Transfer RNA from a Selenomonadaceae bacterium, 75 nucleotides, folded computationally. The sequence was found in a public genome assembly. Rfam family: tRNA. About the family: Transfer RNA (tRNA) molecules are approximately 80 nucleotides in length. Rfam classes the family as a transfer RNA. Gene Ontology term of the family: triplet codon-amino acid adaptor activity. The coordinates come from a structure-prediction model, not an experiment, and the mean pLDDT is 80. The organism belongs to Selenomonadaceae, within Bacteria.
RNA sequence: CGCGGGGUGGUGCAAUCGGCUAGCAUACCGGGCUCAUAACCCGGAGACUUGUCAGUUCGAGUCUGGCCCCCGCAA
Numbered sequence: 001c002g003c004g005g006g007g008u009g010g011u012g013c014a015a016u017c018g019g020c021u022a023g024c025a026u027a028c029c030g031g032g033c034u035c036a037u038a039a040c041c042c043g044g045a046g047a048c049u050u051g052u053c054a055g056u057u058c059g060a061g062u063c064u065g066g067c068c069c070c071c072g073c074a075a
Stems, first nucleotide, its partner, number of pairs: 002073006010026004019058001028044005051067005
């Protein structure tokens, strides 16, 4: 250099045929329960926008192209 897969809150993952308020778990913060801690229950914050730059479209996390990074295969 070639081929394939991936990049989304702190972390691990979702997101239908392109249309929604980008969802779930865990972690974090507050409250409840308890003598207390854990567990359990309730609530909250956290993505300023999905690696990045363009393109297509009325509309892009999703489709197309360039670049960056990670994993695998081949050499």